Fluoride riboswitch aptamer (crcB RNA motif) from Elioraea tepidiphila DSM 17972, 62 nucleotides, folded computationally. NCBI's taxonomy places the organism under Bacteria, Alphaproteobacteria, Acetobacterales, Elioraeaceae, Elioraea tepidiphila. Its mean pLDDT, the model's own confidence on a scale to 100, is 76.
RNA sequence: CACUUCGAUGGGGAUGGAGUCCCCCGAAACCGCCCCUCCGGGCUGAUGACUCCUGCCGCGUG
Numbered sequence: 001c002a003c004u005u006c007g008a009u010g011g012g013g014a015u016g017g018a019g020u021c022c023c024c025c026g027a028a029a030c031c032g033c034c035c036c037u038c039c040g041g042g043c044u045g046a047u048g049a050c051u052c053c054u055g056c057c058g059c060g061u062g
Base pairs, nucleotide, nucleotide: 010025011024012023013022016053017052018051019050020049021048032043033042034041035040
C1' cells in the first nucleotide's frame, strides 16, 4: 500500500444508589419549565414509570 473477513451488547431517558418494566441511541440517544427583544426574573422534581434506600424540604412529637 492492496485485498478479504469480523466488529459494540454497550450507552442514554434535567442532581445519588438498587430492583423491575418501558422507551430511545450506535457516536448518537441525553442536556427541565414559564415570562422577557436582549439583559434578566420566577418555578417543579433526587423516578422515563413503580418500589425501596440515601440526601433535601415542610409539619408534629420525644